A computed fold for a 488-nucleotide part of an RNA from a metagenome, annotated as small-subunit ribosomal RNA, 3' major domain. The RNAcentral record of the full RNA draws on SILVA. The coordinates come from a structure-prediction model, not an experiment, and the mean pLDDT is 82.
Context: one part of a larger RNA
RNA sequence: UGACGGGGACCCGCACAAGCGGUGGAUCAUGUGGUUUAAUUCGAUGCAACGCGAAGAACUUUACCUAGGCUUGACAUGUUAGUGAUCGUUCUGUGAAAGCAGAACUUUCUACGAGCUUGCUUGUAGACACUAUCACAGGUGAUGCAUGGCUGUCGUCAGCUCGUGUCGUGAGAUGUUCGGUUAAGUCCGUUAACGAGCGCAACCCCUGCCACUAGUUGCCAGCAUGUAAUGAUGGGGACUCUAGUGGGACUGCCCGGGAUAACCGGUAGGAAGGUGGGGUUGAUGUCAAGUCAGUAUGUCCCUUAUGCCUAGGGCUACACACGUGAUACAAUGGAGAGUACAAUGGGUUGCAAUACCGCGAGGUGGAGCCAAUCUCAAAAAACUCUCCCAAGUUCAGAUUGCAGUCUGCAACUCGACUGCAUGAAGUCGGAAUCGCUAGUAAUCGCGGAUCAGCACGCCGCGGUGAAUACGUUCCCGGGUCUUGUACA
Repeated sequence: UGACGGGGACCCGCACAAGCGGUGGAUCAUGUGGUUUAAUUCGAUGCAACGCGAAGAACUUUACCUAGGCUUGACAUGUUAGUGAUCGUUCUGUGAAAGCAGAACUUUCUACGAGCUUGCUUGUAGACACUAUCACAGGUGAUGCAUGGCUGUCGUCAGCUCGUGUCGUGAGAUGUUCGGUUAAGUCCGUUAACGAGCGCAACCCCUGCCACUAGUUGCCAGCAUGUAAUGAUGGGGACUCUAGUGGGACUGCCCGGGAUAACCGGUAGGAAGGUGGGGUUGAUGUCAAGUCAGUAUGUCCCUUAUGCCUAGGGCUACACACGUGAUACAAUGGAGAGUACAAUGGGUUGCAAUACCGCGAGGUGGAGCCAAUCUCAAAAAACUCUCCCAAGUUCAGAUUGCAGUCUGCAACUCGACUGCAUGAAGUCGGAAUCGCUAGUAAUCGCGGAUCAGCACGCCGCGGUGAAUACGUUCCCGGGUCUUGUACA
C1' cells in the first nucleotide's frame, strides 16, 4: 500500500421487511447430469453452465457410428510431361448411393505464320480441360494455461488515475481527506495543494403536451351526389393520423429550512416537476472467467488418412437425479350462442380476399397487392343471455386405438395438425426457494426471426390492470472513512 475480520461509523440496492404471484408435489415440453449404446458428436459447470452456442437434428445440417469407396484430392495457386478443344446430353453393367468400368450423341476456342482449292490443311504460341508428376491442398485434430478479436461478471457500482508542487531516507502519502449535500469523486464550503484526464451527468433515440409545414394510399366537421349498407364519389385540410421542423422543464417563480452556499421540504402555474418515463451508452481493473467448433492465428500432430465422397443409423436411447418452462387441479370457473375494442410486424419461389367443397385440419379456384391502397387478420380476455351445482365432475387433459390433412425425394426409427373414441396423474404442493415498486406484477391474446415443414422456447406488440413499502435490527451484495493483523 492492499486484502481480510462472526471490528467500528455512515450510506445504498426488490437485500431484508410489507405485499402480490409463482417454483419445489402432478402430467407434459425442453436442457443437463448419470446410465446405456456401434455412436448416443463437441463445447458451456456456483452466482456469471443447465428452453445456453442451437433464430428451429426426418435426409441435408453433422462435426459421431457402421458399411462402401477416392488419394494432387470436394476447394486454391503454381511446376514438369503428355493428350485433347472444353463443356454438355443420353445410355449400359455393377451398386444402397458414391464410385468404378464402358458406349453413344453433340461440340471443334484465340493469335500469328506457311500451303493454297478462300475455307480447308498444317506449324508455332496462348487460353481451357483431362491424365500423370511434384510443390501443396485439407483437418469441427490438440493446446482459450501460447494468442488476437469478441463476450460474461463485479456493475450503470462511483469509482480509477495523471502533471506540477509539497511531505517522507524510502515503499509511498497528499490531491481523492474533513463539514454538508447528491442518483453520482454531483455540487458547495474548508483545506499544501493547484489543475487535468477516463468514468458520472448532458449531447443521441423512443414516448408524454403544443405549434408550424405537408395532405396520399390516411382522415371526413361542414357542403353536395349516391347506396340495402360502406369516405363509395365530388370536394375539403378543420379533426384523427402520418413525418419533418420547432417550442416546452431550467429548481425558472413564490414560501420555509440551511452557513447568506450547495441543497432539502412545500405551494402555484403547467400536458409534464425536480434525472418526467424508457432505451442506447459499461471507467481503471478482477476472475490464467468463456470461446482454437464463428472467423483469424503461433506451436504440435495426421497426410492412401485425424483429409474427401456416399448410403443407412445416431445426436430423439431411459431404473434414475436436477434446472427452466407449459398445462392444470376449477364456479373470479367450464360449455354453447350473440355483440364489441388494439398495437407491433410480415408478404412476389410470397400474402392471398369473395365464392364453392369438407364436421375439421384442409382442398378447388384465384380478384387484389412489391402494399398507410391488397392481404395475413379471427384479436383474446371483456360484455349480454342460457346450461352445469361441488362431483375426480359438462374440471383437467396425459396416454392409447382408428380414420385423415399438410409439407417434403422421403414422416418406420423421428414432423406438425384434424376428427371420432379413450379419459391417466392431479383437489393448490415438505424442507427450501424465485420474480416484481406502476401502466409495474398478475392476466389476455397478436406479430416476427429461424423456417419446405415443425415453438409450451426466444425477440417484440398492444388489451385489462392491482397490492404494499412502518422501517434499516437482521440475511445477501456493494461504496466511503477508520481500526486490528503473525496474510501478500